[in-house]
Context: one part of a larger RNA
C1' cells in the first nucleotide's frame, strides 16, 4: 500500500423489513448428476453450471456405437507420365446401401499445327483431411464484481525509501455530481449528456390508411340504420421537420447567502419524465482448441473419408428449472365485444362444401398501410352445489388425420373410451416497488414436421406494500488492529 476482522463511524441496493405470488409435496415437460449400455458424442458445475452451446437429435444433423466399402482421398493448390473412350449420360450383375464388377451408345475445344495450350480421365508424389490432445501456450469473444462509483497520469511539493499528496476533510448528490476549504494545480478512462424508443404539441405529408362536413347508388329492420362509390385531407393514423423540461419561476430550509434540499404554480410531463442502447481499471490461469482462427503435441489403407442399421429418447434413484392442478373469485356450456407486435410465394390462405374432430376438396384475394394469418381472459343468460365431484388430467386401450423415402426403436395432433396421483405441500428458499406483480391470449426465429409447457417479443385485465435501517446478504468512502500477501 492492499486483504483480512464474529473492530468502529458514514452510505446504498427487493438485501432485510411490509406486502403480493410461487418453488420445496402430486403427475406431466426439460436438463443434469448417478446407473446401465456395443454406444448411451463433447463441453459447462457456488452465486456466474443444470429449458447451458442447442433459434427445433426419426434418416440427416451427427462429433458416438456396430457392420460393410474406399485410400491422392468428399474438398484444395502444385509436380511427372500416360490416355483422348472428353466430361457425363443410360442399361446390367451383386449388395442394406455405399462400394465394386460388366456392357451399350456418344467420341472434346483452341491453335502459331509443336503431344503446344485449355478441359477432363487413369496412375504419381508433395500434400489433403482430423469435432485428435492442450483454453494452465494463445487470438477473438463472452461471463462475473456491477451501470458498482470508481481507476490513474503529468508537473509540483513531502519521504533515505517504498510510497503519500491530488483522489482527504466540512455540507451535497443517483454518481469521484456539484460547492467550499486545502500544496497542491491540471488532465484521462469512467458518471452524466449526445444515440434510439415512448409520453404532449405545431407544421408538412395524403395512398393502400382516415370519414366529420357535402353528393349519388343499393340493401332491408324504412330509421337518428348499413353498405358502396364520388368528392374530401377535418380526425385517426403513416413519416419528416420543430417546439417543450432548464430547478426556468414562488415560498420556506440550511449555510459561506455556495452546491443543495423540502414544498408549490403553471404544464401533456417536475427535478435522471419512463424504457433500452453504452459496462473504467482490473478481479476470478473463469468460459470457449466443437464457431471460426493458432502455436506445439499426436494419427496418415487411420484418430482421414462413405454407407447401413442403432445410440444422443436407454431408469431401482437424487437435484435443478418449469407446465398443469388440487376448485365455487370455480368448472361445464350458450351467446356476445375489444388488441398489439409480426410473419407470408416450393407461402399466408378467404367465402363455399364435407367431416363430432384433427383435417380433407377447393380456391376469390394477396410478393402486402390493400389480401390473408387473426385474439383470450372479461361481461351477460344456464347448468353444477363442496363431493376425490360435471374439480383434475396422468395412464392404458380402439380408431383416425398430418408431414416426411420413411413416424418399431423416436413425431405431432384429433375422437371414443378409461379415468392415476393430487384436497394448497416439513426444514428451507426464489422473484417483484407500476402499468411494475399477478392473470389472460397472441406473434416471431429454428422448422418438412415436431417432444415450445422452452426462448424473444406483443398487447388485454391490472393490484397490495414500504414504519424503518436493529438484523441477514452484497456493495462504497474514512478509520483502527493484524503473527497475512
Nucleotide at each position: 500500500u492492499g486483504a483480512c476482522g464474529g473492530g468502529g463511524g458514514c452510505c446504498u441496493g427487493c438485501a432485510c423489513a411490509a406486502g403480493c405470488g410461487g418453488u420445496g409435496g402430486a403427475g406431466u415437460a426439460u436438463g443434469u448428476g448417478g446407473c446401465u449400455u456395443a454406444a448411451u458424442u463433447c463441453g459447462a458445475u457456488g452465486c456466474a453450471a443444470c429449458g447451458c452451446g442447442a433459434a427445433g437429435a426419426a434418416c440427416c444433423u451427427u462429433a458416438c456405437c456396430u457392420g460393410g466399402g474406399c485410400u491422392u482421398g468428399a474438398c484444395a493448390u502444385g509436380u511427372u507420365u500416360g490416355u483422348c473412350a472428353u466430361a457425363g449420360u443410360c442399361c446390367c450383375g451383386u449388395g442394406a446401401a455405399a462400394g465394386c464388377g460388366g456392357g451399350g451408345g456418344g467420341u472434346c475445344a483452341g491453335u502459331u499445327c509443336g503431344g503446344c495450350u485449355g478441359g477432363a480421365c487413369a496412375a504419381u508424389c508433395a500434400c489433403a483431411g482430423g469435432u485428435g490432445c492442450u483454453g494452465c501456450a494463445u487470438g477473438g469473444c463472452u461471463g462475473u464484481c456491477g451501470u458498482c462509483a470508481g481507476c490513474u497520469c503529468g508537473u509540483g511539493u513531502c519521504g533515505u525509501g517504498a510510497g503519500a499528496u491530488g483522489u482527504u476533510g466540512g455540507u451535497u448528490u443517483a454518481a469521484g455530481u456539484a460547492c467550499c476549504g486545502c500544496a497542491a494545480c491540471g488532465a484521462g478512462c469512467g458518471c452524466a449528456a449526445c444515440c434510439c424508443c415512448u409520453g404532449u404539441g405545431u407544421c408538412c405529408u395524403g395512398u393502400u390508411g382516415c370519414c366529420a362536413c357535402g353528393g349519388a347508388g343499393a340493401a332491408c329492420a324504412c330509421g337518428u340504420u348499413u353498405c358502396u362509390c364520388c368528392a374530401g385531407c377535418a380526425c385517426u393514423c403513416u413519416g419528416g421537420a420543430c417546439a417543450g423540461a432548464c430547478u426556468g419561476c414562488c415560498u420556506g430550509g440550511u449555510u459561506u447567502c455556495a452546491a443543495c434540499u423540502a414544498g408549490g404554480a403553471g404544464g401533456a410531463a417536475g427535478g435522471u419524465g419512463a424504457g433500452g442502447a453504452u459496462g473504467a481499471c482490473g478481479u476470478c490461469a473463469a468460459g470457449u482448441c466443437a464457431g471460426u482462427a493458432u502455436g506445439g503435441c499426436c494419427c496418415u489403407u487411420a484418430c482421414g473419408g462413405c454407407c447401413a442399421g442403432g445410440g444422443c429418447u436407454g431408469c431401482a434413484c437424487a437435484c435443478g428449472u418449469a407446465c398443469u392442478a388440487c376448485a365455487a373469485u370455480g368448472c361445464c356450456u350458450g351467446a356476445u365485444a375489444u388488441a398489439a407486435u409480426g410473419g407470408g410465394a416450393a407461402g399466408c390462405a378467404a367465402g363455399a362444401c364435407c367431416g363430432c374432430g384433427a383435417g380433407a376438396u377447393g380456391g376469390a384475394g394477396c410478393c402486402a398501410a390493400u389480401c390473408c394469418c387473426c385474439a383470450a381472459a372479461a361481461c351477460c343468460g344456464g347448468g353444477c352445489c363442496c363431493a376425490g365431484u360435471u374439480c383434475g388430467g396422468a395412464u392404458u386401450g380402439g380408431a383416425g388425420u398430418c408431414u416426411g423415402c420413411a413416424a418399431c426403436u423416436c413425431g405431432a395432433c384429433u375422437c371414443c373410451a378409461u379415468g392415476a396421483a393430487g384436497u394448497u405441500g416439513g426444514a428451507a428458499u426464489c422473484g417483484c416497488u407500476a402499468g411494475u406483480a399477478a392473470c389472460g391470449g397472441c406473434g416471431c426465429a429454428u422448422c418438412a414436421g415436431c417432444u415450445a409447457c422452452g426462448g424473444c417479443g406483443c398487447c388485454g385485465u391490472g393490484a397490495a406494500u414500504a414504519c424503518g435501517u436493529u438484523c441477514c446478504c452484497a456493495g462504497g468512502c474514512c478509520u483502527u488492529g493484524u503473527a497475512c500477501a
Annotation:
Small-subunit ribosomal RNA, 3' major domain from an uncultured bacterium, 485 nucleotides, folded computationally. Its mean pLDDT, the model's own confidence on a scale to 100, is 80.